[in-house]
Context: one part of a larger RNA
RNA sequence: CCGGCCGGUGAAUGGCUCGGCUCGGAAGCCGAUGAAGGACGUGCCAAGCUGCGAUAAGCCUGAGGGACCCGCACGGAGGGGAAGAACUCAGGAUUUCCUAAUGGGAAUCCCCAUCGCAAUUGCUGUGCGCAAUGGGGAACGCCGGGAACUGAAACAUCUUAGUACCGGUAGGAACAGAAAGCAAUCGCGAUGUCGUCAGUAACCGCGGGUGAAAUCGACAUAGCCCAAACCGAAGCCUUCUGGGCAAUGUGGUGUUCGGGCUGGCUUUCAUCACCAGAACGUUCAUGUGAAGUCCCUUGGAAUAGGGCGCGAGACAGGGUGAAAGCCCCGUAUCAUGGACAAGUACGGUGUGCGCCAGUACCAGAGUAGCAGGGGUUGGAUAUCCCUUGUGAACAAAGCAGGCAUCGACUGCUAAGGCUAAAUACUACCCGAGACCGAUAGUGAACAAGUAACGUGAGUGAACGCUGAAAAGCACCCCAAGAAGGGAGGUGCAAUAGGGCCUGAAAUCGGUCGGUUAUAGAGCGUCGGGGCACAAAAGGCUCCAUGGAAAACGAUCUGGGGGCGACCCCACAGUAGGAUCUGUGGAGAGCCGGUGUCCCGUCGUACGUUUUGAAAAACGGACCAGGGAGUGUGUUGACUUGGCGAGUCUAACCGGGUUAUCCGGGAAGGCAUAGGGAAACCGACAUGGCCGCAGCCUUAUGGCGAGGGCCGCCGUGCUCAAGCGCGGGGAGUCAAGUCGACACGACCCGAAUCCGGACGAUCUAUGCGUGGGCAGGGUGAAGCAUGGCGAAAGCUAUGUGGAGGCCCGCUAGGGUUGGUGUCUUACAAUACCCUCCCGUGACUCGCGCAUAGGGGUGAAAGGCCCAUCGAGUCCGGCAACAGCUGGUUCCAGUCGAAACAUGUCGAAGCAUGACCUCCGUCGAGGUAGUCUGUGGGGUAGAGCUACUGAUUAGCGGCCCUGACUCCGAGAGGAGUCAGACCGCUUGUCAAACUCCGAACCCACAGACGCUGUUGACGCGGGGAAUCCGGUGUGCGGGGUAAGCCUGUGCACCAGGAGGGGGACAACCCAGAGUUGGGUUAAGGUCCCAAAGUGCGAGCUAAGUGUGAUCUUAAAGGUGGUCCCGAGCCCUAGACAGCCGGGAGGUGAGCUUAGAAGCAGCUACCCUCUAAGAAAAGCGUAACAGCUUACCGGCCGAGGUUCGGGGCGCCCAAAAUGAUCGGGGCUCAAGCUCGCCACCGAUACCCAACCGCGCCCGUGAAACGGCGAUUGAGUAGACUGGCGCUCCGGUCGGAUGGAAGCUCGGGCGAGAGCUCGCGUGGACCGACCGGAAACGAAAAUCCUGGUCAUAGUAGCAGCGUUAGUCGGGUUGAAAUCUCGACGGCCGUAAGGGCAAGGGUUCCUCGGCAAUGUUUAUCAGCCGAGGGUUAGCCGGUCCUAAGUCCUCUCGUAACUCGCGGGGGACAAUGGGAAACAGGUUAAUAUUCCUGUGCCUCCGUCCACUCAAAGCCGACGUCCUGGGGUAUGCCAAGCCGGGCAAUCGCCCGGUCGAAGCGUCCAACGUCGUGGAAGCCGUAAUGGCACGAAGCGACCGAAUGACGUGAUCGGGCAACUUGGCGCAACCCAGGACCCGUGAAAAGGCGAGGACGGUGACCGUACCCAGAACCGACACAGGUGCCCUGGCGGAGAAAGCCAAGGCCUGU
Repeated sequence: CCGGCCGGUGAAUGGCUCGGCUCGGAAGCCGAUGAAGGACGUGCCAAGCUGCGAUAAGCCUGAGGGACCCGCACGGAGGGGAAGAACUCAGGAUUUCCUAAUGGGAAUCCCCAUCGCAAUUGCUGUGCGCAAUGGGGAACGCCGGGAACUGAAACAUCUUAGUACCGGUAGGAACAGAAAGCAAUCGCGAUGUCGUCAGUAACCGCGGGUGAAAUCGACAUAGCCCAAACCGAAGCCUUCUGGGCAAUGUGGUGUUCGGGCUGGCUUUCAUCACCAGAACGUUCAUGUGAAGUCCCUUGGAAUAGGGCGCGAGACAGGGUGAAAGCCCCGUAUCAUGGACAAGUACGGUGUGCGCCAGUACCAGAGUAGCAGGGGUUGGAUAUCCCUUGUGAACAAAGCAGGCAUCGACUGCUAAGGCUAAAUACUACCCGAGACCGAUAGUGAACAAGUAACGUGAGUGAACGCUGAAAAGCACCCCAAGAAGGGAGGUGCAAUAGGGCCUGAAAUCGGUCGGUUAUAGAGCGUCGGGGCACAAAAGGCUCCAUGGAAAACGAUCUGGGGGCGACCCCACAGUAGGAUCUGUGGAGAGCCGGUGUCCCGUCGUACGUUUUGAAAAACGGACCAGGGAGUGUGUUGACUUGGCGAGUCUAACCGGGUUAUCCGGGAAGGCAUAGGGAAACCGACAUGGCCGCAGCCUUAUGGCGAGGGCCGCCGUGCUCAAGCGCGGGGAGUCAAGUCGACACGACCCGAAUCCGGACGAUCUAUGCGUGGGCAGGGUGAAGCAUGGCGAAAGCUAUGUGGAGGCCCGCUAGGGUUGGUGUCUUACAAUACCCUCCCGUGACUCGCGCAUAGGGGUGAAAGGCCCAUCGAGUCCGGCAACAGCUGGUUCCAGUCGAAACAUGUCGAAGCAUGACCUCCGUCGAGGUAGUCUGUGGGGUAGAGCUACUGAUUAGCGGCCCUGACUCCGAGAGGAGUCAGACCGCUUGUCAAACUCCGAACCCACAGACGCUGUUGACGCGGGGAAUCCGGUGUGCGGGGUAAGCCUGUGCACCAGGAGGGGGACAACCCAGAGUUGGGUUAAGGUCCCAAAGUGCGAGCUAAGUGUGAUCUUAAAGGUGGUCCCGAGCCCUAGACAGCCGGGAGGUGAGCUUAGAAGCAGCUACCCUCUAAGAAAAGCGUAACAGCUUACCGGCCGAGGUUCGGGGCGCCCAAAAUGAUCGGGGCUCAAGCUCGCCACCGAUACCCAACCGCGCCCGUGAAACGGCGAUUGAGUAGACUGGCGCUCCGGUCGGAUGGAAGCUCGGGCGAGAGCUCGCGUGGACCGACCGGAAACGAAAAUCCUGGUCAUAGUAGCAGCGUUAGUCGGGUUGAAAUCUCGACGGCCGUAAGGGCAAGGGUUCCUCGGCAAUGUUUAUCAGCCGAGGGUUAGCCGGUCCUAAGUCCUCUCGUAACUCGCGGGGGACAAUGGGAAACAGGUUAAUAUUCCUGUGCCUCCGUCCACUCAAAGCCGACGUCCUGGGGUAUGCCAAGCCGGGCAAUCGCCCGGUCGAAGCGUCCAACGUCGUGGAAGCCGUAAUGGCACGAAGCGACCGAAUGACGUGAUCGGGCAACUUGGCGCAACCCAGGACCCGUGAAAAGGCGAGGACGGUGACCGUACCCAGAACCGACACAGGUGCCCUGGCGGAGAAAGCCAAGGCCUGU
């Protein structure tokens, strides 16, 4: 690592079902006599459900019932019942609070008030006296209002659709309804519903689509009343000697067969009103209700097996210890009662129907109709309705008859009303099921609309099973133990032990088998081997030796051939050979098999999308379960069946064994006749020929269904000719299959759009009412004084204290930068530093308002509950999606397209091409080759053959242009360029061609192939496809491309196998299975099968060892090999070596010199074998060294040019290279030739399978044939396997079903089957049938589980912190106590509001919660705890809200204004203090001392309702002044010191009552002409200062309270600065700063009264809002010392904390 086993986890599977789903039937309203629904209660113990209601799992009565009962719920305790309980049915009583909710309010509490119909309506006797309404109900009905997505492949009319939704409203049904109707010259006779008409008429961008009616067939049937004419009180109500209504008419008559009236006839049959009132039937309840619990066996148990019986108007079903007609309940049958039918039928009483004639009295007005504009409808000119305007007639009239008008004819009588049944629906009740069986079926089998989430509207789960019976484990042991375990007992079973039947998989542990660190990885396939296993379900294997035997086919030997490798012939198609078969022997873990490992072999998963996927393209962690072509209607084709010129019924009806079935039913549909726009007209039951199958003859034949060709006919066009369509009868119905269209239409998937609701607890703005802002600075106006000035005024100093002023980490608000930290955070916006504002356009609390195309917005598209360029929730809705993904068992036959055309088309469709299946026809067809006859203009070639381009040159012409020269000029000459002509020369063309193949096409013939086993053709059903790609030939574009774009062929796609290293399309080759053999491409040194093969040559570069893909160039090369040509060469070439290389002369000139060699000129002559008037080096110039040239030595080729082969240079890329590698050199490279061998699924052979065909058969099987059958994506067609259920037939099962685990066998496969075990009650086969029928994938759904991993993290906060010892405990870093040490201290202390809701206290616990631990706890369990006249509510009113009336609206749950009423604090407000007390409460209890309200009594007083208070801004300032702090002293206590002394603490006390008063003010006095005065402003003869009196403040002072309380004790005094509180003054305003209740006014005493609700605790770095014991957020009040300006910093006190766990 793989596997098994034993266990765990887990919950699949199987079995079960108190639940669902669907259909059918039945039945159908409740409510002011208080509903539906809810809240809260209710039990001995009681949390939930159920029941019930303070009479509370119940009370009373009647009937049934008959022994037990006290619900689910089986416990403990205690009760009830033969005096009849429980239970069932019927009737009655009770029935809290909310709710229409109804006396007013409101928070289901409760408050106010004091018996009320609140509101609306009717009546009314005017009294809420009598009545009614209100609200609810699943769907169904009617009436109003009325979308959008969507479809139209866009979109606007149209469609979706009068749908969704909203409003109103009724009933068990509703609506409609008794013709001013249809119809058509025939007729019908209210309405509704079903079938049909009919997808018709009709409408419609005449697109998409929409869409009747009459008729006919059925169901069910039912008709009536007013108004008016005429009469005129004859009438009605009532509580009844009365009253009311009524001439604006009660009543009678009368109503379309018209009536009235008049006259006549007849007699009461209709109608209406009233009375009485069934049955059959259906259904419910109750009762009755037969027959074994006999024997044997198994078993825990019999209902099983065997044996023997019995019942049946009952063998439906269920239960009982397994499967029961006879055990139990039931069932069939029968009986009784209720309900429905139904106040119906029938009946009774009253009323009075009708006929004839006359008369002309009556018969519904802003109506009928018309016009304009709309909506709606199929309604078109001809639906219905609305609106604006207009506007009749009067029965001798009117309306209608799908355009108008006129005349006829026909029908009917509008403008008033009622009306059962047939029809719709299903909350409730009953029944049933080819529905589901716990991820299914309702969301819900369980506490289910529960838990949970959300402010809210709303969203919304999961969870079934012990056993026959609890017999639910006594006792003992371990243990801290009520945890857990052991042992033991019960039971058939405990691996049935409490979320307990079965108990799969993923997965975890242990154990066993195999294997394991020289080895490389789609996990495996096939072959061989090692080890291990084996009870059953399989039985063969090996050895030896025979026989038969296909393809293929030897060795050896002999002969022959070849340079050789090797080959040929003979032996010999012999031996051998897959396989089949015989005999003998061996084997029993033995063979097959299973597990594992090794070796060999091949090999990059699956699904999808794609031209192409192993892909570094997408999807899946794993497992289990769930998970996608269905239904209806219409329609096409096919198959099968019925009937057939016909065929079928629909609704409905009858029967019945009652949803099936049988019979009826032809209304109607389709067909039977077509043609035509229509009017309209209207066809071969055969006249000729051919001929398939077939039949008969037997052959050149005859007949010949169907079929074909003619002819003829019908009709339309038409002068005619002719043409189009049709004609010699086959349809129709049902079922099934495959398609189409409409619907959600195979499944999942948007962002949208629209409707109705819910949200301003966040946030924006506004309104009401309240709160907050340490400290410091600056110094406006004004004023005062001084100075100056004639004045106006200016100025200095002071005073003063303004300001969208300044500083400011005061509080508070904000958020600039660090683009810091954090960024699975502390935090879904935090932390730190820095920064801004900080008396204002400031900021905060509470209450209130504005709502979704809307609000709000100092405006950013910001904000409107973590949501905003249109919130959220639900609905329309399964929106639509030409787009992505997914789409589930096996096999057989055939087998594509990636093209054309059209397309608002390009990611899609349609038609064609192409594929498939079926039918039909009946003899040809034709991819190949050849020949013939035509067609073609490419490749190539060519161009004095055209067009166009074009090199070099000559000549001509002298045409054109420019220039030069000559000339006085005319003109001439010349040069150059161009044009033209001729010659020579060199080149080109897709859009040039005098030419011109290969090749292609058409036709014909021949051969070949194919076809009667049916080709070719024709018709029909079904598709898929319309992104293609590569190679190659030929193009176009482009610098090029693994580029773009054409075209022919092939291949991939959709094609395996072999080769090519690997490698879709390159080479070989088209794969049914297995085996044997032979080859192809390609190979044969090793990896690695086959040659280190043969005969030659080349290469020296590792060139190369690379077919293509995967290239190497121009250029260069005395590298080498080969070929050709020229020249030199034995008279000695070429090279080398040796020697010579001289003389005139240093040539001349030049020059300083110039001597072969600076330069210029010339370049002679001599000796010679040869030697330059010098080719090079060199010197200043010489010199010197070479060369040319000559000789010698040597001895055979040399040299030049051209061409070819193989090489070489050119040659630079990114981590280390490479031909596949190693390696290879007369190769293992390259070239040529040759011989062998290897090598595939190719070819050959054998056996088998499938397919096709033949024979055969009822159908099969068996048999035969196939050289010319077997790859396959999309797709067409066909046959099978399996799950669930139903009918029928046949079986299995407690002597052990299903399921599960492991193992054996069969089948090509889907699958099937057998065995051991487990399990403990059901299961299967066959023939048919029906489907929620098959899973690996959808970032699928649900559940479980693993790895990651003992890993990350538990270390998070710039600011603290613990340590030791004791205690408790089984156990202590964490609990507790002590000590020491620390931290906060405008808080991390103390007190409240909101919010929470028991968290408070005590005891007992530690499974979970607590980021560790825990003996602890805001955790768990039990118990306890909140005490009020004076604290708050209660009362009042604010913004505002609600109710009602009125009004608006189609309507309302909506809305403006007004009237009335009520509610709503954050404001207003009668009254309490101190001390003590509890584990937990206290202004609440207790003690003490007070105060207020209201009532009563008594006394006193009086006109009492005006007035005042309540009652209010901001800023500055003065004064009084307490708490508190400080200073100083005394006293007391304590500490240190024990001398002086120092230090610390204390030295107290409320409400209430009484008294006191500063300022202001008033009065008196006074009498100021400049005084007085202030912090400042200021004041004054309208009376200043001064003096006096009165009035007059505090939470102030004093007294009392207090002979009290507190303190161990002392329990004093003075001073300073001063919050609160009080008084007073001033400044400012474009801002002027609530209301009401209530109080005062308005005396006193005494007695009584004060109910109800809240009150615990937290108030936050753990009780609130943030999912958390969350570094965030959250309003108000108190605030000591040092220090200082300070509420700043720092340090400390009180207090708290060390758990910002």

This is a predicted structure of a 1701-nucleotide part of an RNA (large-subunit ribosomal RNA, half A) from Salinarchaeum sp. IM2453. The coordinates come from a structure-prediction model, not an experiment, and the mean pLDDT is 83.